[in-house]
């Protein structure tokens, strides 16, 4: 440098439900919690889905990184 891999000796993150706050809403955030994850680290770049408005449609604005792809960075073991 390239490839492979979840318990492999240690660790990390944290779904859904519930509660508070923010938001018209999708959803976000804090706590609880643990579905799961080799990047469940970061980035809305491409697609997809969702929300608002509109409505015959479309377009626009926003949301989802734990939807897929892509980009950047990275721990350990092993070849």
């Nucleotide at each position: 440098u390239c490839g492979a891999g979840a318990u492999g000796g240690a660790g990390c993150c944290a779904a859904a439900c519930c509660u508070g706050c923010c938001g018209u809403g999708a959803g976000g955030u804090a706590g609880u919690g643990a579905u799961g994850g080799a990047a469940a680290g970061c980035u809305a770049c491409g697609g997809a889905u969702c929300u608002u408005c509109a409505u015959a449609a479309a377009a626009a604005a926003g949301a989802u990184a734990g939807c897929c792809g892509a980009g950047c960075u990275g721990c350990c073991u092993u070849g």
Molecule: c-di-GMP-I riboswitch aptamer
Organism: Desulfopila sp. IMCC35006